[in-house]
RNA sequence: GCCGGAUUAGCUCAGGGGUAGAGCAACCGCCUUGUAAGCGGUAGGUCAAGUGUUCGAAUCACUUAUCCGGCACCA
Numbered sequence: 001g002c003c004g005g006a007u008u009a010g011c012u013c014a015g016g017g018g019u020a021g022a023g024c025a026a027c028c029g030c031c032u033u034g035u036a037a038g039c040g041g042u043a044g045g046u047c048a049a050g051u052g053u054u055c056g057a058a059u060c061a062c063u064u065a066u067c068c069g070g071c072a073c074c075a
Stems, first nucleotide, its partner, number of pairs: 001071007010024004018055001026042005048064005
């Protein structure tokens, strides 16, 4: 330098045009003599950034950034 993949909640990940979700963690409650476990609930998001396409974009296109992998180059 070229090609491909990933980027979504604090963490691990779903969701691939039509209301953003799960598990764990946090918080509140139930249960318990108490703690843990278990059960119920609550909160938590600029969907990496930008521009475009579209009635509508996390989702499609392009550019950029970061990380990962492959190939090439290099005396």
Description: A computed fold for a 75-nucleotide RNA from a Rhodospirillaceae bacterium, annotated as transfer RNA. Taxonomically the source falls in Rhodospirillaceae (Bacteria, Pseudomonadati, Pseudomonadota, Rhodospirillales). Its mean pLDDT, the model's own confidence on a scale to 100, is 83. It matches the Rfam family "tRNA". Rfam links the family to the GO term triplet codon-amino acid adaptor activity.